This is a predicted structure of a 269-nucleotide RNA (Bacterial large signal recognition particle RNA) from a Chloroflexota bacterium. The sequence is in RNAcentral, with records from ENA. Its mean pLDDT, the model's own confidence on a scale to 100, is 76. Lineage of the source: Bacteria > Bacillati > Chloroflexota. Rfam family: Bacterial large signal recognition particle RNA. Rfam's curators write: The signal recognition particle (SRP) is a universally conserved ribonucleoprotein involved in the co-translational targeting of proteins to membranes. Gene Ontology terms of the family: signal recognition particle, plasma membrane targeting and SRP-dependent cotranslational protein targeting to membrane, signal sequence recognition. A source record names the gene ffs.
RNA backbone atom coordinates (compact mmCIF):
# COMPACT_ATOMS: atom_id res chain seq x y z
C1' N A 1 0.00 0.00 0.00
C1' N A 2 -3.91 -3.69 -1.35
C1' N A 3 -7.71 -7.51 -0.02
C1' N A 4 -11.06 -9.87 3.59
C1' N A 5 -13.61 -9.79 8.26
C1' N A 6 -14.80 -6.99 12.69
C1' N A 7 -15.31 -2.94 16.24
C1' N A 8 -15.68 2.47 17.89
C1' N A 9 -18.80 5.75 15.59
C1' N A 10 -23.00 7.27 12.35
C1' N A 11 -28.38 6.67 10.86
C1' N A 12 -30.12 14.43 11.94
C1' N A 13 -29.65 19.41 13.95
C1' N A 14 -31.41 23.99 16.23
C1' N A 15 -34.84 27.34 19.04
C1' N A 16 -38.88 27.61 22.64
C1' N A 17 -41.31 25.61 26.78
C1' N A 18 -40.68 22.77 31.11
C1' N A 19 -36.72 21.46 34.64
C1' N A 20 -32.34 22.37 40.37
C1' N A 21 -29.86 21.02 35.78
C1' N A 22 -29.51 17.72 31.28
C1' N A 23 -31.69 14.65 27.18
C1' N A 24 -36.54 12.90 25.30
C1' N A 25 -42.07 12.89 24.55
C1' N A 26 -44.97 18.58 23.49
C1' N A 27 -44.75 23.44 20.11
C1' N A 28 -41.80 25.89 16.17
C1' N A 29 -37.70 26.31 12.25
C1' N A 30 -34.59 23.75 8.95
C1' N A 31 -34.13 19.55 6.28
C1' N A 32 -34.87 14.29 4.67
C1' N A 33 -31.23 11.71 8.16
C1' N A 34 -34.16 3.11 9.71
C1' N A 35 -38.23 0.21 12.20
C1' N A 36 -40.92 -0.96 16.94
C1' N A 37 -42.41 0.12 22.48
C1' N A 38 -43.36 3.69 26.68
C1' N A 39 -43.23 8.77 28.25
C1' N A 40 -46.09 15.78 31.05
C1' N A 41 -49.72 14.97 38.18
C1' N A 42 -44.22 12.44 32.69
C1' N A 43 -39.63 8.75 30.78
C1' N A 44 -33.88 8.08 31.36
C1' N A 45 -30.04 10.52 33.98
C1' N A 46 -26.40 13.69 37.64
C1' N A 47 -21.63 18.32 35.34
C1' N A 48 -18.59 12.15 31.76
C1' N A 49 -25.82 14.07 32.63
C1' N A 50 -23.09 12.03 24.88
C1' N A 51 -32.03 10.03 26.68
C1' N A 52 -33.98 4.44 27.80
C1' N A 53 -35.29 -0.78 25.83
C1' N A 54 -35.54 -4.30 21.38
C1' N A 55 -34.10 -5.04 16.29
C1' N A 56 -31.88 -3.46 11.42
C1' N A 57 -28.53 -0.78 7.82
C1' N A 58 -23.74 1.42 7.29
C1' N A 59 -18.90 1.42 8.91
C1' N A 60 -12.66 3.69 9.39
C1' N A 61 -13.56 7.10 5.53
C1' N A 62 -15.51 12.50 0.48
C1' N A 63 -19.18 9.53 4.61
C1' N A 64 -16.81 9.28 11.75
C1' N A 65 -14.79 13.14 15.52
C1' N A 66 -12.79 18.23 16.21
C1' N A 67 -11.20 23.41 14.89
C1' N A 68 -11.34 28.02 11.86
C1' N A 69 -13.64 31.18 8.17
C1' N A 70 -17.86 32.54 5.00
C1' N A 71 -23.05 32.45 4.68
C1' N A 72 -27.59 32.36 7.11
C1' N A 73 -33.57 29.87 7.50
C1' N A 74 -35.80 30.58 12.11
C1' N A 75 -36.92 31.97 17.16
C1' N A 76 -36.65 34.18 22.20
C1' N A 77 -35.68 38.79 25.01
C1' N A 78 -35.18 44.14 25.21
C1' N A 79 -36.89 48.25 22.70
C1' N A 80 -40.67 51.06 21.25
C1' N A 81 -37.72 58.44 19.64
C1' N A 82 -41.94 56.56 15.65
C1' N A 83 -46.52 54.55 13.22
C1' N A 84 -51.64 52.41 13.13
C1' N A 85 -56.31 51.46 15.54
C1' N A 86 -59.61 52.05 19.75
C1' N A 87 -61.38 54.32 24.45
C1' N A 88 -61.49 58.47 27.71
C1' N A 89 -60.50 63.51 29.02
C1' N A 90 -59.51 68.66 29.02
C1' N A 91 -59.37 72.81 25.85
C1' N A 92 -61.08 78.77 21.88
C1' N A 93 -54.01 76.01 19.59
C1' N A 94 -57.28 74.92 15.07
C1' N A 95 -62.28 74.29 12.97
C1' N A 96 -67.32 75.28 12.53
C1' N A 97 -72.43 76.97 15.03
C1' N A 98 -75.74 80.58 17.76
C1' N A 99 -76.62 85.33 19.95
C1' N A 100 -75.48 90.62 21.53
C1' N A 101 -72.88 95.40 20.54
C1' N A 102 -70.31 98.40 16.97
C1' N A 103 -68.60 99.94 12.05
C1' N A 104 -68.48 100.01 6.46
C1' N A 105 -70.93 99.07 1.55
C1' N A 106 -75.41 98.24 -1.36
C1' N A 107 -80.82 98.28 -1.73
C1' N A 108 -85.49 99.73 0.35
C1' N A 109 -89.05 102.35 3.76
C1' N A 110 -89.92 106.58 7.00
C1' N A 111 -88.44 111.65 8.26
C1' N A 112 -85.95 116.87 7.93
C1' N A 113 -90.89 122.53 11.17
C1' N A 114 -97.48 118.27 9.55
C1' N A 115 -90.39 116.86 13.48
C1' N A 116 -89.03 110.39 12.31
C1' N A 117 -85.29 108.38 15.99
C1' N A 118 -83.94 110.18 21.12
C1' N A 119 -85.10 112.31 26.04
C1' N A 120 -88.82 114.21 30.28
C1' N A 121 -93.55 113.43 32.17
C1' N A 122 -98.77 111.81 32.17
C1' N A 123 -101.88 107.96 30.63
C1' N A 124 -103.70 103.20 28.43
C1' N A 125 -102.69 98.08 26.95
C1' N A 126 -99.85 93.73 27.84
C1' N A 127 -99.65 90.89 33.70
C1' N A 128 -102.89 89.49 38.36
C1' N A 129 -107.68 89.45 41.37
C1' N A 130 -112.99 90.25 41.71
C1' N A 131 -117.79 91.53 39.71
C1' N A 132 -120.93 92.36 35.42
C1' N A 133 -122.23 91.77 30.12
C1' N A 134 -121.93 89.12 25.59
C1' N A 135 -120.59 85.00 22.07
C1' N A 136 -119.92 79.63 22.01
C1' N A 137 -121.06 74.72 23.99
C1' N A 138 -124.07 71.44 27.38
C1' N A 139 -128.67 70.75 30.27
C1' N A 140 -133.67 72.16 31.66
C1' N A 141 -138.41 74.95 31.00
C1' N A 142 -141.57 76.98 27.27
C1' N A 143 -143.61 76.20 21.81
C1' N A 144 -145.11 72.54 17.73
C1' N A 145 -145.84 67.48 16.66
C1' N A 146 -146.10 62.12 17.56
C1' N A 147 -147.60 59.34 21.53
C1' N A 148 -151.40 54.14 26.26
C1' N A 149 -156.14 47.50 23.44
C1' N A 150 -156.47 47.36 29.31
C1' N A 151 -154.04 48.64 34.65
C1' N A 152 -155.32 57.70 32.32
C1' N A 153 -159.72 61.27 31.49
C1' N A 154 -164.25 62.45 28.57
C1' N A 155 -167.94 60.68 25.24
C1' N A 156 -169.62 56.13 24.62
C1' N A 157 -172.18 52.86 18.41
C1' N A 158 -172.99 47.71 19.00
C1' N A 159 -173.54 44.34 22.67
C1' N A 160 -174.35 43.23 28.24
C1' N A 161 -177.13 43.72 33.20
C1' N A 162 -182.04 45.51 35.16
C1' N A 163 -189.52 44.76 35.69
C1' N A 164 -188.46 49.88 35.11
C1' N A 165 -185.85 54.37 36.11
C1' N A 166 -181.19 53.53 34.97
C1' N A 167 -176.04 51.20 35.52
C1' N A 168 -171.28 49.37 34.30
C1' N A 169 -168.66 49.79 29.90
C1' N A 170 -165.28 47.19 24.93
C1' N A 171 -164.17 49.19 20.06
C1' N A 172 -164.01 54.01 17.77
C1' N A 173 -163.30 59.26 18.37
C1' N A 174 -161.29 63.51 21.18
C1' N A 175 -157.67 65.06 24.90
C1' N A 176 -153.54 63.90 27.76
C1' N A 177 -149.17 61.09 31.11
C1' N A 178 -144.32 58.80 30.90
C1' N A 179 -141.51 59.18 26.66
C1' N A 180 -139.79 60.19 21.21
C1' N A 181 -138.86 63.91 17.41
C1' N A 182 -138.38 69.12 15.76
C1' N A 183 -137.77 74.43 16.15
C1' N A 184 -136.00 78.80 18.49
C1' N A 185 -135.70 86.30 17.93
C1' N A 186 -137.68 83.37 24.47
C1' N A 187 -136.32 82.24 29.88
C1' N A 188 -133.17 79.58 33.69
C1' N A 189 -128.67 77.17 34.86
C1' N A 190 -123.62 75.09 34.30
C1' N A 191 -118.74 75.51 31.85
C1' N A 192 -113.92 77.52 30.08
C1' N A 193 -107.31 77.27 26.10
C1' N A 194 -114.27 82.23 25.23
C1' N A 195 -114.06 88.43 24.00
C1' N A 196 -109.42 94.65 19.82
C1' N A 197 -116.01 93.57 26.12
C1' N A 198 -117.33 96.99 30.74
C1' N A 199 -116.20 98.52 35.84
C1' N A 200 -113.18 98.52 40.32
C1' N A 201 -108.65 97.41 42.59
C1' N A 202 -103.53 95.76 42.31
C1' N A 203 -98.76 95.34 40.16
C1' N A 204 -94.72 96.91 37.02
C1' N A 205 -90.36 100.08 34.59
C1' N A 206 -89.52 95.26 30.53
C1' N A 207 -92.36 95.89 25.69
C1' N A 208 -96.30 98.42 22.65
C1' N A 209 -99.65 102.66 21.82
C1' N A 210 -101.42 107.91 22.74
C1' N A 211 -100.95 113.20 24.74
C1' N A 212 -97.69 117.44 26.54
C1' N A 213 -92.85 119.51 26.60
C1' N A 214 -87.41 119.56 25.21
C1' N A 215 -84.49 118.99 21.15
C1' N A 216 -82.39 117.39 16.72
C1' N A 217 -81.24 115.27 11.07
C1' N A 218 -81.09 111.36 10.55
C1' N A 219 -83.73 106.63 11.80
C1' N A 220 -85.16 101.62 10.74
C1' N A 221 -85.15 96.91 7.97
C1' N A 222 -82.63 93.29 4.71
C1' N A 223 -78.04 91.24 2.58
C1' N A 224 -72.75 91.01 2.69
C1' N A 225 -67.75 92.32 4.93
C1' N A 226 -64.74 93.89 9.39
C1' N A 227 -63.96 94.43 14.90
C1' N A 228 -65.39 92.84 19.78
C1' N A 229 -67.95 90.15 23.79
C1' N A 230 -70.60 85.90 25.48
C1' N A 231 -72.66 80.77 25.15
C1' N A 232 -72.37 76.05 23.76
C1' N A 233 -70.09 71.88 20.04
C1' N A 234 -65.72 69.10 20.07
C1' N A 235 -63.55 68.56 13.59
C1' N A 236 -58.24 68.50 13.49
C1' N A 237 -54.39 68.84 17.05
C1' N A 238 -52.99 67.77 22.53
C1' N A 239 -52.88 64.48 26.98
C1' N A 240 -53.64 59.64 29.37
C1' N A 241 -54.66 54.50 28.92
C1' N A 242 -55.16 49.82 26.06
C1' N A 243 -53.78 46.79 21.82
C1' N A 244 -50.61 45.79 17.62
C1' N A 245 -46.25 47.02 14.78
C1' N A 246 -41.54 49.70 12.35
C1' N A 247 -36.15 51.52 13.23
C1' N A 248 -32.63 49.52 16.48
C1' N A 249 -29.99 46.41 20.28
C1' N A 250 -28.64 41.70 22.29
C1' N A 251 -28.35 36.31 22.64
C1' N A 252 -28.94 31.48 20.31
C1' N A 253 -28.63 29.36 15.65
C1' N A 254 -30.28 24.68 11.30
C1' N A 255 -28.92 23.70 6.19
C1' N A 256 -24.82 24.85 2.87
C1' N A 257 -19.57 26.20 1.18
C1' N A 258 -14.05 26.45 1.89
C1' N A 259 -9.63 25.18 4.56
C1' N A 260 -7.36 22.18 8.14
C1' N A 261 -6.26 18.48 12.04
C1' N A 262 -7.23 13.62 14.27
C1' N A 263 -8.73 8.42 14.34
C1' N A 264 -8.90 1.75 15.37
C1' N A 265 -8.47 -4.17 15.62
C1' N A 266 -7.45 -9.03 13.40
C1' N A 267 -5.76 -12.07 9.34
C1' N A 268 -3.41 -12.60 4.52
C1' N A 269 -0.44 -10.62 0.40
RNA sequence: CCGUGCUAGGCGGGGGGAUAGUCGUCCCCUGUACGGCAAAUCGGCUAUACGGCCGGCUGAACUCCGGAUCCGAGGACCGGAUCUGGAUGAUUCUGAGCGGCUUCACGAACGUUCAACGGUUCUGGUCCUGACCGACGGAGCCCCUCGAACCCCGUCAGAUCGAGAGAAGCAGCGGUAAGGGGUGUGCUUCGGGUGCGUCAGGGAAGCCGGGUCCGCAGUUCGUGGGGUCGCGCGUGGCAUCCAGGAAGGCGCGAAGAUCUGGUGCACGG